Context: one part of a larger RNA
Molecule: large-subunit ribosomal RNA, domain VI
Organism: Bacteroides gallinaceum
RNA sequence: CGCAGGAAAUUUGCGCGGUUCGGACACUAGUACGAGAGGACCGUGUCGGGCAGACCUCCGGUUUGCCGGUUGUGCCGCCAGGCGCACCGCCGGGUAUCCGCGUCUGUACCGGAUAAGCGCUGAAAGCAUCUAAGCGCGAAGCCUUCCGCAAGAUUGGAUUUCCAUGAGGGUCGUCAGAGACGAUGACGUCGAUAGGGCGCAGGUGUAUAGGCGGAGACGCCACAGCCGAGCGCUACUAAUUGCCCGAUAC
Numbered sequence: 001c002g003c004a005g006g007a008a009a010u011u012u013g014c015g016c017g018g019u020u021c022g023g024a025c026a027c028u029a030g031u032a033c034g035a036g037a038g039g040a041c042c043g044u045g046u047c048g049g050g051c052a053g054a055c056c057u058c059c060g061g062u063u064u065g066c067c068g069g070u071u072g073u074g075c076c077g078c079c080a081g082g083c084g085c086a087c088c089g090c091c092g093g094g095u096a097u098c099c100g101c102g103u104c105u106g107u108a109c110c111g112g113a114u115a116a117g118c119g120c121u122g123a124a125a126g127c128a129u130c131u132a133a134g135c136g137c138g139a140a141g142c143c144u145u146c147c148g149c150a151a152g153a154u155u156g157g158a159u160u161u162c163c164a165u166g167a168g169g170g171u172c173g174u175c176a177g178a179g180a181c182g183a184u185g186a187c188g189u190c191g192a193u194a195g196g197g198c199g200c201a202g203g204u205g206u207a208u209a210g211g212c213g214g215a216g217a218c219g220c221c222a223c224a225g226c227c228g229a230g231c232g233c234u235a236c237u238a239a240u241u242g243c244c245c246g247a248u249a250c
Stems, first nucleotide, its partner, number of pairs: 001152001005163007015149004021049001023047005033038001050107006059100003066093005071086006111143002117137004168245004172188005193238003196234005202227003210221004
């Protein structure tokens, strides 16, 4: 820009893409078969592997703005307590997030048309013949089934609702289940969108000062103190007011 008014939703699916794997064990059955040794088809059940998708409850990583320990040095006048730098100084842990080595699911059945092949009926050719007319069965393959995209499918589809008393968009702001930017999604006081506050979960591991005990190191008062992203509650702060675009014309 188009889809002969403008919108907001919900859809159909022309068509396109993806997936398509194989194994072991047991039963049937030590049966059929075979002199024996050996040892099935068909059918059924169970369990791994590979691959793919989703997710983070568990397990394991990450977690450089969380907590603790600790070395050297500089500084905060000194002590105590801290901070900077040294690969995050080093070390021990670690929520959210993102992940795999983790978890779950799928790779199934059925159906349709067939290939090779196997057949039925059956002439040409009184017989025979699966084929010439006709009919049936038959593959991990084809079409479906499953997953994703999908009306620029210009054959431009369908349904519902709204709108000249202006539907609906945009701009702006607070943002994240979104993200390179656009876009998408949530919210904008009729408000929990983000920050803050409070509580909880969770992490670290028991703070300083003081008191008590101990000769002292240290221990106890104290599951303390501190704390990112998590889950809630709460208008304290910021999302003010506006502005712009916007359709039935020939």